[in-house]
RNA sequence: UCCGGCUUAGCUCAGUGGUAGAGCAAUCGGCUGUUAACCGAUUGGUCGCUAGUUCGAAUCUAGCAGCCGGAG
Repeated sequence: UCCGGCUUAGCUCAGUGGUAGAGCAAUCGGCUGUUAACCGAUUGGUCGCUAGUUCGAAUCUAGCAGCCGGAG
């Protein structure tokens, strides 16, 4: 210098155009003599940033940033 991949909840990840989800964690409750385990509920998001396309974008396009890998 060139090419490719990834960026979504505190963490690990789904979601491939139509109001954003799961598991774990956290909080509250149930159960238990107590704790753990188990069960239920709740909380938690500017979908990396800026533009573009579209009636509508986490999703498609461009640029930028960060991380990882490859080529030279």
Model confidence (mean pLDDT): 80 of 100. Predicted 3D model of a 72-nucleotide RNA (transfer RNA) from Allomicrovenator marinus. NCBI's taxonomy places the organism under Bacteria, delta/epsilon subdivisions, Bradymonadales, Allomicrovenatoraceae, Allomicrovenator. Rfam family: tRNA. The family's RNA type in Rfam is transfer RNA.